Transfer RNA from an uncultured Clostridia bacterium, 84 nucleotides, folded computationally. Rfam family: tRNA. Rfam links the family to the GO term triplet codon-amino acid adaptor activity. Model confidence (mean pLDDT): 81 of 100.
RNA sequence: GCCGGUGUGGUGAAAUUGGCAGACGCACCAGACUCAAAAUCUGGCGGGGGAAACUCCGUGCCGGUUCGACUCCGGCCACCGGCA
Numbered sequence: 001g002c003c004g005g006u007g008u009g010g011u012g013a014a015a016u017u018g019g020c021a022g023a024c025g026c027a028c029c030a031g032a033c034u035c036a037a038a039a040u041c042u043g044g045c046g047g048g049g050g051a052a053a054c055u056c057c058g059u060g061c062c063g064g065u066u067c068g069a070c071u072c073c074g075g076c077c078a079c080c081g082g083c084a
Base pairs, nucleotide, nucleotide: 001083002082003081004080005079006078007077010026011025012024019067028044029043030042031041032040046057047056048055049054060076061075062074063073064072
């Protein structure tokens, strides 16, 4: 230099003939139980605004296509593999 693969909350990992993003597990937080803790059970758990209802943003980064993009197209970055 060329070719291919991968990139999603703190973490592992789902969601694809384009249609509610983050299911499910772990971790974490709160509560119950306990003398106390572990285990177990219940609830919560991306960011901004709002008293709330609700609303806007968020899939490596920047653009494009589309009514609609994690998904398709272009460029770039990082990592992994192959070829030279």